[in-house]
RNA sequence: CAGACCAGAUGAUCGCCGGCCUUCCCCUUCAGGGGAAGACGGGAGGAAAGUCCGAGCUCCACAGGGCAGGGUGGUCCGUAACGCGGACUGGGGGAAACCCUAAGGAAAGUGCCACAGAAAGCAAACCGCCCGCCGAAAAGCGGGUAAGGGUGAAACGGUGAGGUAAAAGCUCACCAGGUCCGGCGGUGACGCCGGAUGCUCGGUAAACCCCACCCGGAGCAAGACCGAAUAGGGGAGCGUUUGAGGGCGGCCCGUCCGAAGCUCCCGGGUAGGUUGCUUGAGGUUCCGGGCAAUCGGAAUCCUAGAGGAAUGAUCAUCGUCCCGUGUUCGGGUGACCGUCGCGGGAAACAGGACUCGGCUUACGGGCUGCUUC
Numbered sequence: 001c002a003g004a005c006c007a008g009a010u011g012a013u014c015g016c017c018g019g020c021c022u023u024c025c026c027c028u029u030c031a032g033g034g035g036a037a038g039a040c041g042g043g044a045g046g047a048a049a050g051u052c053c054g055a056g057c058u059c060c061a062c063a064g065g066g067c068a069g070g071g072u073g074g075u076c077c078g079u080a081a082c083g084c085g086g087a088c089u090g091g092g093g094g095a096a097a098c099c100c101u102a103a104g105g106a107a108a109g110u111g112c113c114a115c116a117g118a119a120a121g122c123a124a125a126c127c128g129c130c131c132g133c134c135g136a137a138a139a140g141c142g143g144g145u146a147a148g149g150g151u152g153a154a155a156c157g158g159u160g161a162g163g164u165a166a167a168a169g170c171u172c173a174c175c176a177g178g179u180c181c182g183g184c185g186g187u188g189a190c191g192c193c194g195g196a197u198g199c200u201c202g203g204u205a206a207a208c209c210c211c212a213c214c215c216g217g218a219g220c221a222a223g224a225c226c227g228a229a230u231a232g233g234g235g236a237g238c239g240u241u242u243g244a245g246g247g248c249g250g251c252c253c254g255u256c257c258g259a260a261g262c263u264c265c266c267g268g269g270u271a272g273g274u275u276g277c278u279u280g281a282g283g284u285u286c287c288g289g290g291c292a293a294u295c296g297g298a299a300u301c302c303u304a305g306a307g308g309a310a311u312g313a314u315c316a317u318c319g320u321c322c323c324g325u326g327u328u329c330g331g332g333u334g335a336c337c338g339u340c341g342c343g344g345g346a347a348a349c350a351g352g353a354c355u356c357g358g359c360u361u362a363c364g365g366g367c368u369g370c371u372u373c
Base pairs, nucleotide, nucleotide: 001369002368003367005365006364008318009317010316011315012314013313014312016043017042019040021038022037023036024035025034026033027032045349049360050359052358053357054356055355056354057219058218059217060216069215070214071213072212073211074088075087076086077085078084089103090101091100092099093098104210105209109208110207111204112203113202121156126149127148128145129144130143131142132141133140157175158174159173160172161171162170176200177199178197179196180195181194182193183192184191185190223275224274225273226272233266234265235264236263237262238261245257246256247255248254282301283300284299285298286297287296288295289294320346321345322344323343324342325341326340329338330337331336
């Protein structure tokens, strides 16, 4: 530096939460629900976390196209899909093992570039150099010059020669880069080679923007089923002095109340209950394909599904690590190392709530391989 792994083990006792069976109790109009005891059998993670991406599932919306908005951005592959992963290409870092990379476009346009500096993008003259004017000279003025100095993270290719008043790709040779053309290799990103062209163009797009591609919304408090009491809604029947209905323990008579409602049916919603709920893009082992991500096959296993929420505590033995110690044993000249006893101590981050695939973050330990000193 990289990779894969473990997350103490076993037993006893006492508890906690589901499942299922037996026995019993309670609530309820229904649907159903709650509780107690006993037996059996289960009960968190590598991140269960953050909720950052992508999906399944569910409901709503949806002819098609566009605008707005958001996201992604080398290539090929993997995948249900991804903003994820693998391999590779280009670029960067490191002495190395190895690591990082948000890696389309800056020659479509716009903006910005601190400080310093004359000048930060199309031009620009501070010093210097050269020419001219003025002047005795110094100084000054005008012009040329980006070769030299200076500033800066960055100043418009580099070295040399020619050229020039001094200079300059102004010209030439070589080098570097760009553009165009061709050949070869590669699925491709791209690489290598050859030729033409003086083309030499600052940086910045996790700045606006342009280009290409992708994107409907909400979420298990999704949704589905059952469904009271009370109060609304609809309908039917009976009744308002020809007394409905109610009380007097069941019925009739009687009597009292009763001046208007009563009974039944239907439907929606609410409370409540059930479901969704855990067998799944599933785990383990082996075989095969592939550099790998991953894919295919065979065998085998079933592993929390509650309600704001259980999975814990103590003891014993063993294991791991650390510290101290020594009439154990072994190695070494020795410092010391390994081993064996004894005593003491330590063991992190963290807790499911519909389910998967990732990413990120938190965190203890030992192992293997590689690099370097």

Bacterial RNase P class A from a soil metagenome, 373 nucleotides, folded computationally. Model confidence (mean pLDDT): 77 of 100. RNAcentral holds the sequence, with entries from MGnify. Rfam family: Bacterial RNase P class A. From the family's description: Ribonuclease P (RNase P) is a ubiquitous endoribonuclease, found in archaea, bacteria and eukarya as well as chloroplasts and mitochondria.